[in-house]
């Protein structure tokens, strides 16, 4: 842990004065007694998202603040789910993906290095030159990153200076719902960082069941009344005891509280998420807080852990 | 249900760029000894795991611990 037996506990239903107890004339009511069925989870957890519900000033607009961020679909809705695109990793099957904008602007890039973003910069090297000086970013050196890559032409030496291919940007065409893919052309090309500020698009009123509603005999405040009336005691009178009403709401009680975007099987549509048809089921609701104990048998030797307004996701165990 | 926080044994620092300071600890000097004082390449830390970035205590996410309020 599973099964069986016995004894308990929670709320529910039925029955009972046959045991007891409080009130009542009684009927009966409350506690109670007996019986019946029923009684934690996949996470009940974290409170990370979204919603229901309730109240507040009905919450329309704007600012601030915050969230989200490829495309299409699903859902009540989402930081969720499904399918795709791109990117990254992998030999591959496949896996992962917080993935708008760096050509609107600002900031930052330590140390090293000549230079860290200004088409800027000459330390070594190369070339011209007698030297002074000039040219040169191809090579070296520094760095996480060096101003598109690589090859050819070209040149004094070099350089997108020119050309082919590749990458990026822009325009046009084609395919696709779209993200995007692909072809042609063009100038010859502008680092990285937005989980830095920011820009663009889009969403968000706030609080939370200790919300909130009803009752409310203490105390407070206001009003009314005074040898009265009323209530209790009591068979009646005397007597004795208690003032009465309202507002508001503390303690407390009741509601909110469990039938729900529910669950199981099934039909249809769809790649799928999901939607839908038919039938069936009712499945904890406490308020100091139940779900346990003992015995026996068996086994793989017994995990993580326990409701507290509810539901959908996510995360973690 | 709501919010804040975590850096050496302790108390505090640190613009995304070498984790620093003071006590405490350890060792040495001084002293007859201890304390105090002085000296030191002395030892000692970002709660855990991922992610962004060239680079994370710092930014983002998920857990863990602690504290506070209703």
């Nucleotide at each position: 842990g599973a099964c069986a037996a016995u004894c308990g506990c929670g709320g529910g239903c039925a029955c009972c004065u046959u045991a007891g107890u409080a009130c009542g004339a009684a009927a009966g009511u409350g506690c109670g007694g007996u019986g019946c069925a029923u009684g934690a989870g996949g996470a009940a957890a974290g409170u990370c998202c979204g919603g229901g519900c309730u109240c507040c000033a009905u919450a329309g607009g704007a600012c601030a603040g915050g969230g989200u961020g490829c495309c299409g679909g699903g859902c009540a809705g989402u930081u969720c789910c499904c399918g795709g695109u791109g990117a990254a990793g992998g030999c591959a099957a496949c896996u992962u993906u917080a993935a708008g904008g760096a050509a609107a602007g600002u900031g930052c890039a330590a140390c090293a290095g000549a230079a860290a973003a200004g088409a800027a910069a000459a330390c070594c090297g190369c070339c011209c030159g007698a030297a002074a000086g000039g040219g040169u970013a191809a090579g070296g050196a520094u760095g996480a990153a060096a101003a598109g890559g690589c090859g050819a032409g070209g040149u004094a030496a070099g350089a997108g200076c020119u050309c082919a291919c590749c990458g990026g940007c822009g325009a046009u065409g084609u395919g696709g719902a779209g993200a995007c893919a692909u072809a042609u052309c063009g100038g010859c090309c502008u680092u990285g960082u937005a989980a830095a500020c920011c820009c663009c698009a889009u969403c968000c009123g706030g609080a939370g069941c200790a919300a909130c509603g009803u009752c409310g005999u203490g105390g407070u405040a206001g009003g009314c009344u005074a040898u009265a009336a009323c209530c209790g005691u009591g068979g009646u009178c005397c007597g004795c005891g208690g003032g009465c009403c309202u507002u508001a709401g503390g303690a407390g009680a009741c509601g909110g509280c469990u039938u729900g975007a529910a669950c199981g099987u099934u039909u249809u549509a769809g790649a799928g998420a999901u939607a839908u048809u038919a039938c069936g089921u009712c499945u904890a609701g406490a308020u100091a807080g139940a779900u346990g104990a003992u015995u026996g048998u068996c086994a793989u030797a017994u995990a993580c852990a326990g409701a507290a307004c509810c539901c959908g996701g996510c995360u973690u165990a | 249900g709501a919010u804040c926080u975590g850096u050496a044994g302790u108390g505090u620092a640190a613009c995304g760029g070498u984790a620093a300071c003071a006590g405490a600890c350890c060792g040495g000097a001084c002293c007859u000894u201890u304390a105090a004082u002085c000296c030191g390449u002395g030892a000692g830390a970002u709660g855990a795991g991922g992610g962004u970035u060239c680079a994370a205590a710092u930014c983002c996410c998920u857990c863990c611990g602690g504290a506070u309020c209703c």